Large-subunit ribosomal RNA, half A from an Actinomycetota bacterium, 1716 nucleotides, folded computationally. Its mean pLDDT, the model's own confidence on a scale to 100, is 83.
Context: one part of a larger RNA
RNA sequence: GGCAUAUGGUGGAUGCCUUGGCGGUAGGAGCCUAUGAAGGACGUGGUAGGCUGCGAAAAGCUCCGGGUAGUCGCCGAACAGACGUAGAUCCGGAGAUUUCCGAAUGGGGAAACCUAACACGGGUAAUGCCGUGCUAUCUUUGUCUGAACACAUAGGGCAAAAGAGGACAACCGGGCGAACUGAAACAUCUAAGUAACCCGAGGAAAAGAAAGCAACCGCGAUUUCCUUAGUAGCGGCGAGCGAAAGGGAAUCAGCCCAAACCUGCAGGGUGUUAAAGACCACAGUCGUUGCUCUGCAGGGGUUGUAGGAGCCAUUGGGCAUUGCUGUGGGAGUGCCAGGAAGUUACAAAACAGGUUUCUAAUCGAAGCAGGAUGGAAAGCCUUGCCACAGAAGGUGAAAGCCCUGUAGGUGAAAGGAAUCUGUCUUCCAGUGGUUUUCCUGAGUACGACGGGACACGAGGAAUCCUGUCGGAAUCUACGGGGACCACCCCGUAAGGCUAAAUACUCCCUACCGACCGAUAGUGAACUAGUACCGUGAGGGAAAGGUGAAAAGUACCCCGGGAGGGGAGUGAAAUAGUACCUGAAACCGUAUGCCUACAAUCAGUCAGAGGGAGUUUACUCCUGAUGGCGUGCUUUUUGUAGAAUGAACCGGCGAGUUACUGAUACACAGCAAGGUUAAGGGGAAACCGGAGCCGUAGCGAAAGCGAGUCUGAAAAGGGCGCUUAGUUGUGUGUCGUAAACCCGAAACCGAGUGAGCUACCCAUGGGCAGGGUGAAGCGAGAGUAAGACCUCGUGGAGGCCCGAACCCACUUCGGUUGAAAACGGAGGGGAUGACCUGUGGGUAGGGGUGAAAGGCCAAUCAAACUCGGGAAUAGCUGGUUCUCCCCGAAAUAGCUUUAGGGCUAGCCUCAGGUGUUUAGUUGUGGUGGUAGAGCACUGAAUGAGAUAGGGGCCUUCACCGGUUACCAAACUCAAUCAAACUCCGAAUGCUACAACUUUAGAGCCUGGGAGUCAGACUGUGGGGGAUAAGCUCCAUGGUCGAGAGGGAAAAAGCCCAGACCGUCGGCUAAGGUCCCAAAAUGCAGGCUAAGUGGUAAAGGAUGUGGAAUUGCUCAGACAACCAGGAUGUUGGCUUAGAAGCAGCAACCAUUCAAAGAGUGCGUAACAGCUCACUGGUCAAGUGUUUCUGCGCCAAAAAUUAGCGGGGCUCAAGUCUGCUACCGAAGCCACGGGCCUCGGGAGAAAUCUCGGGGCGGUAGGGGAGCGUUCUCUUGAGAGUGAAGUCGUAGCGUAAGAUGCGGUGGACUCAAGAGAAGUGAGAAUGCCGGUAUGAGUAGCGAAAGACGGGCGAGAAACCCGUCCGCCGAAUACCCAAGGUUUCCUGGGGAAGGUUAAUCCGCUCAGGGUUAGUCGGGACCUAAGGCGAGGCCGAAAGGCGUAGUCGAUGGAUAACAGGUUUAUAUUCCUGUACCACCAGCACAUGCUAUGAGCGAUGGGGUGACGGAGCAGGGUAGGUCAACCGUGGCGUUGGUUGUCCACGGACAAGCGUGUAGGGGUCACGUAGGAAAAUCCGCGUGGCAACACCCGAGGCGUGAUGUCGAGCCGCUUUUAGGCGAAGUGAUUGAACCCAUUCUUCCUAGAAAAACCUCUAGCCAGUGUAGCUGGUGCCCGUACCAAAACCGACACAGGUAGGUGGGUAGAGAAUACCAAGGCGAUC
Repeated sequence: GGCAUAUGGUGGAUGCCUUGGCGGUAGGAGCCUAUGAAGGACGUGGUAGGCUGCGAAAAGCUCCGGGUAGUCGCCGAACAGACGUAGAUCCGGAGAUUUCCGAAUGGGGAAACCUAACACGGGUAAUGCCGUGCUAUCUUUGUCUGAACACAUAGGGCAAAAGAGGACAACCGGGCGAACUGAAACAUCUAAGUAACCCGAGGAAAAGAAAGCAACCGCGAUUUCCUUAGUAGCGGCGAGCGAAAGGGAAUCAGCCCAAACCUGCAGGGUGUUAAAGACCACAGUCGUUGCUCUGCAGGGGUUGUAGGAGCCAUUGGGCAUUGCUGUGGGAGUGCCAGGAAGUUACAAAACAGGUUUCUAAUCGAAGCAGGAUGGAAAGCCUUGCCACAGAAGGUGAAAGCCCUGUAGGUGAAAGGAAUCUGUCUUCCAGUGGUUUUCCUGAGUACGACGGGACACGAGGAAUCCUGUCGGAAUCUACGGGGACCACCCCGUAAGGCUAAAUACUCCCUACCGACCGAUAGUGAACUAGUACCGUGAGGGAAAGGUGAAAAGUACCCCGGGAGGGGAGUGAAAUAGUACCUGAAACCGUAUGCCUACAAUCAGUCAGAGGGAGUUUACUCCUGAUGGCGUGCUUUUUGUAGAAUGAACCGGCGAGUUACUGAUACACAGCAAGGUUAAGGGGAAACCGGAGCCGUAGCGAAAGCGAGUCUGAAAAGGGCGCUUAGUUGUGUGUCGUAAACCCGAAACCGAGUGAGCUACCCAUGGGCAGGGUGAAGCGAGAGUAAGACCUCGUGGAGGCCCGAACCCACUUCGGUUGAAAACGGAGGGGAUGACCUGUGGGUAGGGGUGAAAGGCCAAUCAAACUCGGGAAUAGCUGGUUCUCCCCGAAAUAGCUUUAGGGCUAGCCUCAGGUGUUUAGUUGUGGUGGUAGAGCACUGAAUGAGAUAGGGGCCUUCACCGGUUACCAAACUCAAUCAAACUCCGAAUGCUACAACUUUAGAGCCUGGGAGUCAGACUGUGGGGGAUAAGCUCCAUGGUCGAGAGGGAAAAAGCCCAGACCGUCGGCUAAGGUCCCAAAAUGCAGGCUAAGUGGUAAAGGAUGUGGAAUUGCUCAGACAACCAGGAUGUUGGCUUAGAAGCAGCAACCAUUCAAAGAGUGCGUAACAGCUCACUGGUCAAGUGUUUCUGCGCCAAAAAUUAGCGGGGCUCAAGUCUGCUACCGAAGCCACGGGCCUCGGGAGAAAUCUCGGGGCGGUAGGGGAGCGUUCUCUUGAGAGUGAAGUCGUAGCGUAAGAUGCGGUGGACUCAAGAGAAGUGAGAAUGCCGGUAUGAGUAGCGAAAGACGGGCGAGAAACCCGUCCGCCGAAUACCCAAGGUUUCCUGGGGAAGGUUAAUCCGCUCAGGGUUAGUCGGGACCUAAGGCGAGGCCGAAAGGCGUAGUCGAUGGAUAACAGGUUUAUAUUCCUGUACCACCAGCACAUGCUAUGAGCGAUGGGGUGACGGAGCAGGGUAGGUCAACCGUGGCGUUGGUUGUCCACGGACAAGCGUGUAGGGGUCACGUAGGAAAAUCCGCGUGGCAACACCCGAGGCGUGAUGUCGAGCCGCUUUUAGGCGAAGUGAUUGAACCCAUUCUUCCUAGAAAAACCUCUAGCCAGUGUAGCUGGUGCCCGUACCAAAACCGACACAGGUAGGUGGGUAGAGAAUACCAAGGCGAUC
């Protein structure tokens, strides 16, 4: 270290539970708000915080009811203190109070804050101050006023007159209105009038009482449901869209105006001669009475077989009365009676009573039964009782009778709702006639053009709406009936109201669920829209369980604590607040066996040894050694693959649901019929037949009909007829829906963002120091005058050098960083187109951009957030239990198609048919391939012969000759062809017949698929190079989807097709020496190369075999001995050339033989040798051809080209033979399943005989398991579920028993319903490993001693040492928000430790008339009464009102605290107001004083540069003061050290800078004494502004040092307090000079009048008043960067030496030593 067993830790699965959710049913209610809502902020308790309640009357107050003994809400106890039988707490009803914000409403505003006017009240001597009320805007109404312009109107004022405003889940009406998507692209179209936005209303909304439908029959407002019907239609006639009438139901309800006409009132016109008039007649009387128009009011009137008015006629309860008077008539009015109706429309208000009901309650039966078990009984056993109550919950386990309740009764002072009655309110004359008069909705109907809505896309397009332009009729009229016209029919527009049936549910009450049960169910069971993230819109978690009861462990021990050990409680503590059960990953401990020469997808088979158990037997653990053996998944032709995915474990995680949708099958009901829908209903019954399907077809249709169409036809042919459907339930598949799950990039809508960044606007700030020396000017020189020149002065510049500041060119580092862009060293700009702070503006197809497609919050070729939305995805990935049967394809055609699809092919299932299939043989047929051939078509070589042509010769030319030139046709010979064939197989295909085979053969119909990427190999070909593990076809095979044996290993090759078992047998391919089963087999050859056990051209006396042809006993071949000569050094050439540089020639002689020479050699000779010959020897020796096996050619990275050892008459190779081995093949034995046939049986099934059982995509069949429901039946504290083991069972999914743990539920059978099965999705969530005790611990100096402490490198103190010092010091804006101070603590945070801390706990701390802001002002910009514009929302903007970064504006020094100070204290001041005193002045116009919201002035402004005067500050000190006097040579000295300070205010008024007075005047919107303008005078003093200095403030404060001590403190005393020098960027100064780019506004302030007016003023003194907010701390460890982060962050002060300097270096004050 491995395996096993046991036992722990970690962790939080599983089981059980539920306070919380989800979905519904029924009823209610659909609010609220200026009497201040919704929603919040802040408060409120005796005691911190959160929730709940409440509001300064604050977990509550009052009254009325209910109710009864305890109570002061919850987390969450405790302490303290109270209340209550005189009725508390609690519950219900009605009141009171109700801070601040918010429509928010006095004004403002950064919501919860600031700040007013007026009236009244309180308070003060008075001001200041406090309280209550009221004051927004718009509209309407009323009223008072009132322009241009007389009346009037517009406009304005007032009102304690009314209304609106805001909020609200869905539903509703309207305005405006997308895109993704679908159409496999896309534009009409679709999505869709959807989403979003906006306006408005109600409990519902909308619609609504026909200018309607219909069809020659009729209906009778609207709305909703079913149906009609996926019909008629519309439609790139594509995708899709899609009615209506009619029928059946729900519910039912109808009305009012305008007009004609009459009357009255008001106004206008007209109008008199009393001529019109006053109901009529007569008489009198009156008289701008009449007529007409307009407006208002009352009556009248409201419809289509037209109606009404007017006119005519007729009928009529009672009484009273009438308007110029009387009489008569007529008409009207009122009252009574009678009748009718009514509070939602048709008119409208209130009261009383009754009933029912809601908002609290209350009564309510029956075992405190017995026994055993147990911690506990409700479970078990025994025995009772109740029941209009056996719903449910609780109680120590499971309760009708214990508790709360339940069934059933009872009940309300107060408030609400419904309903009834009464009071009450309102109305009431009809009929007939007349067709003559009047009325019946006008810029309307309608038309044209352009759009939109209607199912209807411009179409033949009716109908409805209307932007523009035209423009009727008037009942003898008008509209409609789908262009239009006629007839006919239906209706009466251009005015209005109207319940119910219908839609929805933020909310209340009750109940229900084959809904969830803590990764589920809401995001949220718990302090959840919380923590946290983001500038913002917005996004958005995790987290339940002790026990019956806290009985929550007294006491002891160890320890600083945390924690633990005893003891105790409890049924249980392995139930101990990290708490029920407590799985797995992961981490330990103990024991048994094994392991240190061994190569391992880790198992499996065999197996020695050891150990254990109840040791004869059997089982368990371990496993030396051997055989075989390359994970899973996905995607693929093909993966061990080094192609994908997974670290591991646990939980979650994907074909669902809807539709009277379509179709097929199965089952069931009824059947020529079947069935209802909505709805009703005493509600699983039943009713309801509207409708649908079927019962008849054919035809384009009219139409006819068992037929019909075509046709001239009675022909022929097509389609039909000779009958089965329909309704449910389930399953398969399809359609429409997100449609199996996850996944885009994108598109569109509405919003949120310019605290980053870009540009712009307004207002502020910043730039050490050094250099250069433009214009202008002055002087000189020069000129007629100039110009030009020289010197000086001057101080310009997108000038130069260089810090701060800004930038980012190079390089190095960093790259899981110190940092999501930095650091080191250099670099660029640095008075400018510069940098920067604060406030503001521009917004997404938009901005901004010195332009890079840059930037717009770490995001940019179109930001971010939410929504449409589960967009779409022909693409990738994933898709969860088992067994049985069959089983593909990678092809064709078409395709904006090629990795997608459709149809066919191939698979499966059901039904039908019944050998139709396949094979062999025979007899026929068919054909043009292989081959072959050259007869055709072409190609092509040689020869012949020969037209034609070329060259040459000839020629004036024509002829002619010639030719080793080209060459048609022809002849001979020899050839070639996929697109040649005079020929022509094998195989193939096919007809008929016979035979064999009867099988998962064939064919037909229907349901369901998958497949359309194929691979290699043999054969025949095309492409390529007769290359490819290449590519494309054809035809077989295998793989794919196929295991087994062989080929060492191996998809595709050879053999062979795996149902299971067997320590049986036989074979195939291939093998038989060993690894390693079987022959060291037999016979005969070959090979010598380890050839075998890679390879070519080419090469070679390798060797075997077969031939061929020479020489050879007359002596060959080889070897040895000898010769190899002469003419001649042949000739030529040459310097020479003699056999042998070269050229030509190559004769002759002697011989056995010998070349005018085969090589070597020499300068040339020489020399050696060969050919040739003789001898010795003695038998074969050469040449050539074919062939078997070998050799060389032959160089790569592991030995690595037999699988290794090794093999040589073989273990190589060839021929032949015999055995054997060898597979999941075949056989044998046993078993299982499927299927066919026969038999038996009612069936289940049994039996006999055949056949079959590899399998991916895929089809079919049968089962297991999970959760819940119903029925029946069981188990459980004597121990359920879960969990951990174990035993045997089943073919599998699985099931069961036993034991431990656990401590309350569970199971079976039969049906049913599904959130029903996980290992993979770079899945989601949680836990835990590995890497690994590894990287790292974030710029930098510490050492020592002492202290506290359990403990000290880091804390505290001290001494040395070191670092910063234009900062690492000090102040301050923003921002943060308690981090500040003191005292405790050490769990976590702190990159280590910690006694320490910016941590934690407790307590404390911020003091203002003058500082900053408000009660003052305005800039950019914002808002904005009226107004203008715009579908709405809204945009712009006047008056106004906000808005600092600017203007205005009164306090200084010292001291003091643990923590604050210009704030407290001391001292000394100043500002505003009030009052008093003092003084002055005025008092009715000879007027004191005040004085504008008006006029004027001022406020009031740029850049750069120079000079002057001061001061701050520094330095020195011979001067003054105090202290010191030497551990080592000197040091009482010209020695050393330290110090020598001070405000505002007040007084003085210096350097310096500014002109002033009078008169006139037409401008300054009125006025002006002011300003402006003009004229004149004086410029001397005076006056105004003004740093500093001096004096005072100050007999003060400070001050080196000293005294004192308990260790420091606290406290006390206290000298000198001068001179010189240097010197600013500060002050004078908003100065001056110069330049061009020409450089805020308003208020305060001064002045002028208009005006007001009787008391007023201040140069004085005294007293009083003076509000709100901020104020701690940090300026980097407290801000922005996720961090105690090497980054970033505006402004001010800024000492010394050296230096030009704020560079740089070293120091002071001061601060640090940076958390291993």